[in-house]
RNA sequence: AGCCCGCCGGACGGCCGCAGCCGCAAGGCUGAGGAAAGUCCGGACUCCAAAGGGCAGGGUGCUGGAUAACUUCCAGGCGGGGCGACCCGACGGAAAGUGCAGCAGAGAGCAGACCGCCGAUGGCCCGGACCGGGCACAGGCAAGGGUGAAACGGUGGUGUAAGAGACCACCAGCGCAGCGGGCGACCGCCGCGGCUGGCAAACCCCACUCGGAGCAAGGCCAAGCAGGGACGCGGUGGCCCGCCGGUCAAGUCCCGGGUAGGCCGCAUGAGCGCUGCGGAAACGCCGCGCCAAGAUGGAUGGCCGUCCUCGACAGAAUCCGGCUUACAGGCGGGCU
Numbered sequence: 001a002g003c004c005c006g007c008c009g010g011a012c013g014g015c016c017g018c019a020g021c022c023g024c025a026a027g028g029c030u031g032a033g034g035a036a037a038g039u040c041c042g043g044a045c046u047c048c049a050a051a052g053g054g055c056a057g058g059g060u061g062c063u064g065g066a067u068a069a070c071u072u073c074c075a076g077g078c079g080g081g082g083c084g085a086c087c088c089g090a091c092g093g094a095a096a097g098u099g100c101a102g103c104a105g106a107g108a109g110c111a112g113a114c115c116g117c118c119g120a121u122g123g124c125c126c127g128g129a130c131c132g133g134g135c136a137c138a139g140g141c142a143a144g145g146g147u148g149a150a151a152c153g154g155u156g157g158u159g160u161a162a163g164a165g166a167c168c169a170c171c172a173g174c175g176c177a178g179c180g181g182g183c184g185a186c187c188g189c190c191g192c193g194g195c196u197g198g199c200a201a202a203c204c205c206c207a208c209u210c211g212g213a214g215c216a217a218g219g220c221c222a223a224g225c226a227g228g229g230a231c232g233c234g235g236u237g238g239c240c241c242g243c244c245g246g247u248c249a250a251g252u253c254c255c256g257g258g259u260a261g262g263c264c265g266c267a268u269g270a271g272c273g274c275u276g277c278g279g280a281a282a283c284g285c286c287g288c289g290c291c292a293a294g295a296u297g298g299a300u301g302g303c304c305g306u307c308c309u310c311g312a313c314a315g316a317a318u319c320c321g322g323c324u325u326a327c328a329g330g331c332g333g334g335c336u
Stems, first nucleotide, its partner, number of pairs: 001336008010307007018031005033313001037324002040322005045214004053244003057210005062076005077091001078089004092205002097203002099199002114145002116141003121138002123135005153171006172196002174193003178189004218264004227255005236249005271290004276285003
């Protein structure tokens, strides 16, 4: 200097005040966060409700493990970045099919001839029969040049009229077989094969997986009024998101009137701390200890004194596990 992980993020005292709980009372105990934020994932819980099949639709996408679960976490594999500690990944399939790559360029995947190369074969012309020379029309080539982000693997040779994986050697990639290591993804060795664009965060294919709604969920009590109409006891209504199919129910919908109060849910949790054991780790198990806010016109405020890092981002609303975003200043550990 850098990389990774963890912690604090104002404190102490006095007086008055606020919310919950305990108490007859006096009084006592507790009282916003690491993100309470975003609402991005996953659940717990509640109701539909007793639970499915197919199609369609959604989600995930290397392997193994942890977890209630997850797009999270741990460890590894492969690929990439970095001198390194480390960091990132959009990580199944391009040989099922369709599609895309502006402009440029002949041509962007059963491709292709602008500049070019060839002159063996057919053709035309000249010389003098053999033969020689010229043209480049028909024909052959895609090795050289150009265009482009990318041009049908690369280097060297054989071969050819000139070439070209056409063939050969080596290399890169891909496919297949054998042996070895690994739970596995994969890795190593070795052999065969001339086979050889990219994009699936394009549609798609494959594998696995997926009910819905949400604490304004959902219950209980009290109070109060005024009923009327349509459809219907099974293709009327609810539920399985949609469709098919199924299942439950005597109700369902529209108009009008009345109430808007109180209580529960409401914080004992997949909770927190510590030792030990297991595990490489995430984490799990046993034991011991602790109880840390529950408002609802919405609780933490005001004054004084001292210390000091001179105070950043910022306030719970059913509750948890993560992810993402914001953050002045300070402390600790490990590694390069």
This is a predicted structure of a 336-nucleotide RNA (Bacterial RNase P class A) from a marine sediment metagenome. Its mean pLDDT, the model's own confidence on a scale to 100, is 77. The RNAcentral record of the sequence draws on MGnify. It matches the Rfam family "Bacterial RNase P class A". For this family Rfam cites "Ribonuclease P: unity and diversity in a tRNA processing ribozyme" (Frank and Pace, Annu Rev Biochem, 1998). Rfam links the family to the GO terms tRNA processing, dimeric ribonuclease P complex and ribonuclease P activity. Rfam classes the family as a ribozyme.